[in-house]
RNA sequence: GCGUCUGUAGCCAAGUGGUAUGGCAGCCGGCUUUUAACCGGCAUAUCGCAGGUUCGAACCCUGUCAGGCGCA
Numbered sequence: 001g002c003g004u005c006u007g008u009a010g011c012c013a014a015g016u017g018g019u020a021u022g023g024c025a026g027c028c029g030g031c032u033u034u035u036a037a038c039c040g041g042c043a044u045a046u047c048g049c050a051g052g053u054u055c056g057a058a059c060c061c062u063g064u065c066a067g068g069c070g071c072a
Base pairs, nucleotide, nucleotide: 001071002070003069004068005067006066007065010024011023012022013021018055026042027041028040029039030038048064049063050062051061052060
């Protein structure tokens, strides 16, 4: 340099056009003599960045950044 894959909450993942879901972690409460476990609730991501298409984009297109792998 070329090709390809990945980028979503503090962490790990799901979501292939109708406005983002789950687990762990966090906070509050219940239970318990207390803690843990268990149960219930709450908060947290405008989806790497910018632009385009569309009534509507995490999702499609273009560019770009970061990382993994392959080729040279």

This is a predicted structure of a 72-nucleotide RNA (transfer RNA) from a Lachnospiraceae bacterium. Lineage of the source: Bacteria > Bacillota > Clostridia > Lachnospirales > Lachnospiraceae. Rfam family: tRNA. Rfam classes the family as a transfer RNA. Its family is annotated with triplet codon-amino acid adaptor activity in the Gene Ontology.